[in-house]
RNA sequence: CUCAUCAAGAGCGCGGGAGGGAAACGGCCCCAUGAUCGCGCAGCAACCCCCGGAGCGCUGGGAAGGUGCUAAAUCCGUCAGGCAGCGGCCUGAGCGAUGAG
Numbered sequence: 001c002u003c004a005u006c007a008a009g010a011g012c013g014c015g016g017g018a019g020g021g022a023a024a025c026g027g028c029c030c031c032a033u034g035a036u037c038g039c040g041c042a043g044c045a046a047c048c049c050c051c052g053g054a055g056c057g058c059u060g061g062g063a064a065g066g067u068g069c070u071a072a073a074u075c076c077g078u079c080a081g082g083c084a085g086c087g088g089c090c091u092g093a094g095c096g097a098u099g100a101g
Base pairs, nucleotide, nucleotide: 001101002100003099004098005097006096011041012040013039014038015037019030020029021028024078025077026076027075042070043069044068047066048065049062050061051060052059053058079092080091081090082089083088
């Protein structure tokens, strides 16, 4: 850089000790009943991978291995368009994450 996916799913122990949820702002949450994070084990999922069916890019099954993941929609919004009408809903983009090349 390109392509695909991102409302499903899956937690315990140990360490550590203050903020954390990517960044800015706003909102809303999590957190000394110990979060975020690191390690171990367990698990989830099925991108790569393996075995079939079909023939183009689909589909059924598997989980040893390489990743990934295990609060909340990528936690929500920010930009554009549409709907609604008193502050909300929908679609898309952008940003980001993950995988493959």